[in-house]
RNA sequence: GCCGACGUGGCUCAGUGGUAGAGCAGUUGAUUCGUAAUCAACAGGUCAGGGGUUCAAAUCCCCUCGUCGGCUCCA
Numbered sequence: 001g002c003c004g005a006c007g008u009g010g011c012u013c014a015g016u017g018g019u020a021g022a023g024c025a026g027u028u029g030a031u032u033c034g035u036a037a038u039c040a041a042c043a044g045g046u047c048a049g050g051g052g053u054u055c056a057a058a059u060c061c062c063c064u065c066g067u068c069g070g071c072u073c074c075a
Base pairs, nucleotide, nucleotide: 001071002070003069004068005067006066007065010024011023012022013021018055026042027041028040029039030038048064049063050062051061052060
C1' cells in the first nucleotide's frame, strides 16, 4: 500500500429501517448478629466522527478515524 471483519452503558455482547436492550459490574433498600449469597428497585448511552438517502437510520450509501486479521513490498 491492498483486501476483509469490527467500533452500541464501566466490561462482555444482542439489536441489520419503526420505543436503544441483556448479562456482569455500580448505587439504594429488604433479609442477616455481621459478611457472602438471595430478592426488589434505581442509575448509567454524542450507537467511533462527519455527510447523504428516508416520514423515520445503531441499521442503507459515501468519506474519515481507530482496533484486529490476511496479502504484498522492503537491494
This is a predicted structure of a 75-nucleotide RNA (transfer RNA) from a Nitrospinota bacterium. The coordinates come from a structure-prediction model, not an experiment, and the mean pLDDT is 81. Rfam family: tRNA. The family's RNA type in Rfam is transfer RNA.